Predicted 3D model of a 356-nucleotide RNA (Bacterial RNase P class A) from a K189A clade bacterium. It was read from a public genome assembly, where an Rfam model found it. The organism belongs to Gammaproteobacteria, within Bacteria. Its mean pLDDT, the model's own confidence on a scale to 100, is 76.
[in-house]
RNA sequence: GGAGUCGGCCAGGCAAUCGCCCGUGCGCAAGCUAGGGAGGAAAGUCCGGGCUCCAAAGGGUAGGGUGCCAGGUAACGCCUGGGAGGCGCGAGCCUACGGAAAGUGCAGCAGAAAAUAUACCGCCUGUUUUUUCAUUCGUGAAGGGGCAGGUAAGGGUGAAAUGGUGCGGUAAGAGCGCACCGCGCGGCCGGUAACGGGCGUGGCAGUGUAAACCCCACUCGGAGCAAGACCAAAUAGGAAUCCGCUAAUCGCGACCCGCGAUGGGAUUCGGGUAGGUCGCUAUAGGUGCCUGGCGACAGGUAUCACAGAUGAAUGAUUGUCCACGACAGAACCCGGCUUACCGGCCGACUCCUACU
Numbered sequence: 001g002g003a004g005u006c007g008g009c010c011a012g013g014c015a016a017u018c019g020c021c022c023g024u025g026c027g028c029a030a031g032c033u034a035g036g037g038a039g040g041a042a043a044g045u046c047c048g049g050g051c052u053c054c055a056a057a058g059g060g061u062a063g064g065g066u067g068c069c070a071g072g073u074a075a076c077g078c079c080u081g082g083g084a085g086g087c088g089c090g091a092g093c094c095u096a097c098g099g100a101a102a103g104u105g106c107a108g109c110a111g112a113a114a115a116u117a118u119a120c121c122g123c124c125u126g127u128u129u130u131u132u133c134a135u136u137c138g139u140g141a142a143g144g145g146g147c148a149g150g151u152a153a154g155g156g157u158g159a160a161a162u163g164g165u166g167c168g169g170u171a172a173g174a175g176c177g178c179a180c181c182g183c184g185c186g187g188c189c190g191g192u193a194a195c196g197g198g199c200g201u202g203g204c205a206g207u208g209u210a211a212a213c214c215c216c217a218c219u220c221g222g223a224g225c226a227a228g229a230c231c232a233a234a235u236a237g238g239a240a241u242c243c244g245c246u247a248a249u250c251g252c253g254a255c256c257c258g259c260g261a262u263g264g265g266a267u268u269c270g271g272g273u274a275g276g277u278c279g280c281u282a283u284a285g286g287u288g289c290c291u292g293g294c295g296a297c298a299g300g301u302a303u304c305a306c307a308g309a310u311g312a313a314u315g316a317u318u319g320u321c322c323a324c325g326a327c328a329g330a331a332c333c334c335g336g337c338u339u340a341c342c343g344g345c346c347g348a349c350u351c352c353u354a355c356u
Base pairs, nucleotide, nucleotide: 001352002351003350004349005348006347007346008345009344010343012321013320014319015318016317017316018315020037021036022035025032026031039327043338044337046336047335048334049333050332051224052223053222054221063220064219065218066217067216068082069081070080071079072078083097084095085094086093087092098215099214103213104212105209106208107207120155121154122151123150124149125148126147127146128145129144130143131142132141133140134139163181164180165179166178167177168176182204183202184201185200186199188197189196190195228278229277230276231275238269239268240267241266242265243264245263248262249261250260251259252258285304286303287302288301289300290299291298292297322325
């Protein structure tokens, strides 16, 4: 100097004027006024939790989710550390990473054969036939075809072909034998564990697929701030009390009076609509330092107060400077994940080249 990996940060600045929302203080009020006013993703609403209401003995079934180990956390499908496998020269990166010997299903095309073992080409043996050559005329050698058998080395197909490589062995071959690698099983050692190392042993089994059904382990009640709580005009229906109301109906066996019920009126309660208030933002909170931990994180201490609307504010204009400004805007809150994003800065590390 070039190429890269990982982590973190910024997200136009300044000034003036006019507005909008919240709001301290003053004021009877009108109003004046201190201060504050979007994000790293406020987004998607994909996970987890707080909070609220409803449901709920306990157990089981169905259904959903998660899936190497350990830790962190309020919790998680998140994060940290580790293991294994894969990729990269490397810094580093990626992984739905339990079970295929419980059962079922599937494996297109190609290929002889796709889970059952088989044999297309090839290789080898025997037999038969034929051709050529040789001949001591008995036969022998070489080649081709048929039939019977052996083989899984080689070729070819496929995503995948019944452990791999090499040597021996054999008619040719083959874990047939041996060495190494891989695999299974059993001790031992290290590690909390996943797992690793090494020893012995078995010639070596049922190929793959579980983001196919399924099995195993763990886990999950539902709905969501339009949750929900309070105040409360009006209206319907309701309850209690009272009436000096009694037109009508019914009951007290018929009739009258009277009483009761239905009915009428008044008051109160209750109800809950419009409207209003709360929930609402101070918190698993931010920042600095110390302590413990590899780390995620935890503990301690100091300090700060940082939007809260409900037709819903966070804007507009002008000036000026520059590197000319991306993606995008709260609506109960928080922890994550994912996605979008102009340009730029910082730190750590890796590889290559040149020079000293």